[in-house]
């Protein structure tokens, strides 16, 4: 150089999570990598930080050391999203209101708005009528005698002619009753498309006439100012989730470099 025999070592690793720490078991990245027994309200340990039994290789295409790359996970902060919990009436949305403008739209040269003049609607008196009432007119009734008229019997005076008074019936009539309401008069009234006369005109309705182009604007949109309302925007905290950005941390595969055992024998 070479061959034997061994020894450290290796047969995967990483992250998070849990742990006082370390590792495994279970979940993830990586990629390919002996078996077997434990294990989550666990399992083994203790800075040489799984344990335990079996098995290969073995100082090397192998391990270690250190820089690079970076798959992925974990944290900080921000951004954005989704509830959630509290705040206030600053601001805005949003409900109602007042005011100002535009704009639909209505009305208007068949005359707007303005002026001016009477009138109606309202009052207050009067006066007609209608209605309701007395009361008169009418009409019936209505007095044994004390009311009229005419007065048969009957009386009364007289010789006699002839005269008086006068009851009943008969006519009438007061005042009483009753009826009728056409007419007259008083008086009333929840009457009335009625007249006159006065007063008022703030509203409203329609009219003359003078003027000669605007008025309204309840709709709708802008503003503005008032009230209202935590329902949303906002403002706070805390959370979840993020294929986002910024920094941190661990870091797997893989690249590059550097160093590396005893023993015998030839």
């Nucleotide at each position: 150089c070479c061959g034997u025999g061994c020894u450290a070592g290796a047969c995967g690793g990483g992250g998070a999570g849990g742990c006082a720490g370390c590792g495994g078991u279970g979940c993830c990245c990586u990629g390919a990598a002996c078996c077997c027994g434990c294990a989550a309200u666990c399992c083994g340990c203790u800075a040489c930080a799984g344990c335990g039994g079996g098995g290969u290789c073995g100082a090397u295409g192998g391990g270690c050391c250190g820089c690079c790359c970076g798959a992925g996970g974990c944290c900080c902060c921000g951004g954005c999203g989704c509830g959630c919990a509290g705040g206030g009436u600053c601001c805005g949305g949003u409900g109602c209101g007042g005011c100002a403008g535009g704009c639909a739209g209505g009305c208007g040269u068949u005359g707007a708005c303005g002026g001016u003049c009477g009138g109606g609607u309202c009052c207050c008196g009067c006066g007609c009528a209608a209605c309701g009432u007395g009361c008169g007119u009418c009409c019936g009734u209505g007095a044994a005698c004390c009311c009229c008229g005419c007065c048969a019997g009957g009386u009364c005076c007289g010789g006699a002619a002839g005269g008086a008074a006068g009851c009943a019936a008969c006519g009438g009539u007061a005042a009483g009753c009753g009826g009728g309401u056409g007419c007259g008069c008083g008086c009333g009234u929840g009457u009335g498309c009625c007249g006159c006369g006065g007063g008022g005109u703030u509203g409203c309705c329609g009219g003359g006439c003078c003027c000669g182009a605007g008025u309204c604007g309840g709709g709708u949109c802008u503003g503005u100012c008032g009230c209202g309302u935590g329902c949303c925007g906002c403002c706070u905290g805390a959370g979840c989730g993020u294929u986002c950005g910024c920094g941190g941390u661990c870091g797997a595969c893989g690249g590059c470099g550097g160093a590396c055992g005893c023993a015998c024998g030839g």

This is a predicted structure of a 266-nucleotide RNA (Bacterial large signal recognition particle RNA) from a Bacillota bacterium. Its mean pLDDT, the model's own confidence on a scale to 100, is 76. Lineage of the source: Bacteria > Bacillati > Bacillota. Its Rfam family is "Bacterial large signal recognition particle RNA". Its family is annotated with SRP-dependent cotranslational protein targeting to membrane, signal sequence recognition and signal recognition particle, plasma membrane targeting in the Gene Ontology. By type it is a non-coding RNA gene.